[in-house]
Molecule: Bacterial RNase P class A
Organism: soil metagenome
RNA sequence: GAGUCGGCCGGGCAGUCGCGACGCGCGCAAGCGCGCCGAGGAAAGUCCGGGCUCCGCAGGGCAGGGUGCCAGGUAACGCCUGGGCAGUGCGAACUGACGACCAGUGCAACAGAAAGCAAACCGCCGAACGGCACCCUCGGGUGCGCGUGGCAAGGGUGAAAUGGUGCGGCAAGAGCGCACCGCGCGCGGGGCCAACGCCGCGUGGCACGGUAAACUCCACCCGGAGCAAGACCGAAUAGGGGAACGAUAACGCGGCCCGCGUUGUUCCCGGGUAGGUCGCUUGAGCCUGGCGGUGACGCCAGGCCCAGAGGAAUGACUGUCACGCCGCGAGGCGCACAGAACCCGGCUUACAGGCCGACUC
Numbered sequence: 001g002a003g004u005c006g007g008c009c010g011g012g013c014a015g016u017c018g019c020g021a022c023g024c025g026c027g028c029a030a031g032c033g034c035g036c037c038g039a040g041g042a043a044a045g046u047c048c049g050g051g052c053u054c055c056g057c058a059g060g061g062c063a064g065g066g067u068g069c070c071a072g073g074u075a076a077c078g079c080c081u082g083g084g085c086a087g088u089g090c091g092a093a094c095u096g097a098c099g100a101c102c103a104g105u106g107c108a109a110c111a112g113a114a115a116g117c118a119a120a121c122c123g124c125c126g127a128a129c130g131g132c133a134c135c136c137u138c139g140g141g142u143g144c145g146c147g148u149g150g151c152a153a154g155g156g157u158g159a160a161a162u163g164g165u166g167c168g169g170c171a172a173g174a175g176c177g178c179a180c181c182g183c184g185c186g187c188g189g190g191g192c193c194a195a196c197g198c199c200g201c202g203u204g205g206c207a208c209g210g211u212a213a214a215c216u217c218c219a220c221c222c223g224g225a226g227c228a229a230g231a232c233c234g235a236a237u238a239g240g241g242g243a244a245c246g247a248u249a250a251c252g253c254g255g256c257c258c259g260c261g262u263u264g265u266u267c268c269c270g271g272g273u274a275g276g277u278c279g280c281u282u283g284a285g286c287c288u289g290g291c292g293g294u295g296a297c298g299c300c301a302g303g304c305c306c307a308g309a310g311g312a313a314u315g316a317c318u319g320u321c322a323c324g325c326c327g328c329g330a331g332g333c334g335c336a337c338a339g340a341a342c343c344c345g346g347c348u349u350a351c352a353g354g355c356c357g358a359c360u361c
Base pairs, nucleotide, nucleotide: 001361002360003359004358005357006356007355008354009353011321012320013319014318015317016316017315019038020037022035023034024033025032026031040337044348045347047346048345049344050343051342052226053225054224055223064222065221066220067219068218069083070082071081072080073079084098085096086095087094088093099217100216104215105214106211107210121155122154123151124150125149128148129147130146131144132143133142134141135140163181164180165179166178167177168176182206183204184203185202186201187200188199189198190196230278231277232276233275240269241268242267243266244265245264249263250262251261252260253259285304286303287302288301289300290299291298292297323334324333325332326331
């Protein structure tokens, strides 16, 4: 100098005016005075996980949804930590839906001979059978590459073509044989367990080609709705239920009588609405120190109380300092993203500028 990772801050001070909650005092009240407290690292998106509340629920299964290398942390998670593997980078580091296609089904455009159980366009060969030509001692031999054939080394196609290198072998070839590398399987060691495949030994000539953000299979997890949850108090008016009283007046039960019902007054009961109160902020809380752990984190001790509303408050101005830009200068301009609403743990997104630590080239 260039970078990687982690942590933290994100305006300070003084003055003036103002707002909200709570406590105390004064006041009949409206209100006034004093004291004290009053946004964030993301309060945001509402994407995951929980607490809390109500409803549902014997247990088990199906359907549906989610998660998906291994181990650990946690109240829990799709989060975090450590490790493994793969990829990128010289490196510090970063990124990864990273279980299973030898259970089944499906898919693979174009190109190509062939894309899943076989296959041969160019090419290589002439071993075998036949054909043709030539030679001959008539048994055969040599040649051609014409037919039936053999091969998969080389070329070519493709994202992908059935291990690689070498030697042998062969008519030409080929794990056809062998050595080494690679791969599969088994055993032992290592990894404090595991993922893994680092090491060793044995074994198999060598496949089980790819694809599951394709159906699917396997393992694990998941009941629903949300603080407008929910609990309590509760009018006025209207309506509901019950008891008593009363003229037995009207109407209805189509003739009449009895009876029953409705209409009246008084009292009692319970439900709901308006409204009020609680839920509401002491909590998986914060700070400091010690101990355990590689770490996420846990344990112990001491201290602290830190918004709680009505959906509305939490601000504005002046001076000065700091920072950035402009200007010779006096000075001027700017100073991020954004704002609680039941509460926590995460993730993601936004963010002017600044500080600290570790590490790499």